[in-house]
RNA sequence: CGAGGUGUAGUUCAGUCCGGCAGAACACUUGCUUUGGGAGCAAGGGGUCGUUGGUUCAAAUCCAGCCACCUCGA
Numbered sequence: 001c002g003a004g005g006u007g008u009a010g011u012u013c014a015g016u017c018c019g020g021c022a023g024a025a026c027a028c029u030u031g032c033u034u035u036g037g038g039a040g041c042a043a044g045g046g047g048u049c050g051u052u053g054g055u056u057c058a059a060a061u062c063c064a065g066c067c068a069c070c071u072c073g074a
Stems, first nucleotide, its partner, number of pairs: 001073007010026004020057001028044005050066005
């Protein structure tokens, strides 16, 4: 320098292909249970979907630029 991939909750990831209310598990908080802890059960909080624009009635999803990381080639 060229090509490809990844970026979503504190963590690990799904959702993207085919646009239509942002989710799961674990973790965290509260309650129940227990002598206490752990385990179990119930409830709850937490996201400007890497970033900036574009398309659209509507974008995590489509298009373009940029940023970070990974892989391959030269």
Annotation: The RNA shown here (transfer RNA) has 74 nucleotides and comes from a Fidelibacterota bacterium. The coordinates come from a structure-prediction model, not an experiment, and the mean pLDDT is 81. Rfam family: tRNA. Rfam links the family to the GO term triplet codon-amino acid adaptor activity.